[in-house]
C1' cells in the first nucleotide's frame, strides 16, 4: 500500500427497509433468620462518525475512524 471481517445497553450478542431486542450485570420488591438462590417489576441506546438513496435506514450506497486478519 491492497483485500476481507467486525463495530448495536456496563459486558456477551441477535436484529437483511417500518415495533431497537435477548442474556447477563445494575436498581426496587417478594420468598429466607441472614447470605446465596429463585421469582416479579424496572432503569440503561447519538445502532463507530459524516453524507447520500428512500415516504421511511441499525439494515442499501459512498467517504472516513477504530479493532482483527490475509497478501505484498
Nucleotide at each position: 500500500g491492497g483485500g476481507g471481517c467486525u463495530g448495536u445497553a456496563g459486558c456477551g450478542c441477535a436484529g437483511u427497509g417500518g415495533g431497537a431486542g435477548c442474556g447477563u450485570a445494575g436498581c426496587a420488591g417478594a420468598c429466607u433468620g441472614g447470605c446465596a438462590g429463585u421469582c416479579u417489576g424496572u432503569u440503561g441506546g447519538u445502532c463507530g462518525a459524516g453524507g447520500g438513496u428512500u415516504c421511511g435506514a441499525a439494515u442499501c450506497c459512498c467517504u472516513c475512524c477504530a479493532g482483527c486478519u490475509c497478501c505484498a
Predicted 3D model of a 72-nucleotide RNA (transfer RNA) from a Candidatus Omnitrophota bacterium.
Rfam family: tRNA. Its family is annotated with triplet codon-amino acid adaptor activity in the Gene Ontology.
It was read from a public genome assembly.
The prediction has a mean pLDDT of 84.